[in-house]
The RNA shown here (transfer RNA) has 74 nucleotides and comes from a Chloroflexota bacterium. It matches the Rfam family "tRNA". It is annotated as a transfer RNA. About the family: Transfer RNA (tRNA) molecules are approximately 80 nucleotides in length. The organism belongs to Chloroflexota, within Bacteria. The RNAcentral record of the sequence draws on ENA.

RNA sequence: GCCCCGGUAGCUCAGCGGAUUAGAGCGCUUGACUUCGGAUCAAGAGGUCGCGGGUUCGAAUCCUGCCCGGGGUG
Numbered sequence: 001g002c003c004c005c006g007g008u009a010g011c012u013c014a015g016c017g018g019a020u021u022a023g024a025g026c027g028c029u030u031g032a033c034u035u036c037g038g039a040u041c042a043a044g045a046g047g048u049c050g051c052g053g054g055u056u057c058g059a060a061u062c063c064u065g066c067c068c069g070g071g072g073u074g
Stems, first nucleotide, its partner, number of pairs: 001073007010026004028044005050066005
């Protein structure tokens, strides 16, 4: 250089044959419980879906350039 895979919440990931309101587990916050803590239960906060452009009535999803990580190959 070329090819493949990945980048979505603080972490690990699902969703990626276009339209449910962007989700789960863990973590975090608040409350209940408890002498306190943990565990348990309830509620809540937290996202420019790596960045830009394009297609479309509509994009996390399709196309394209770039950036980052991993693997293969000359």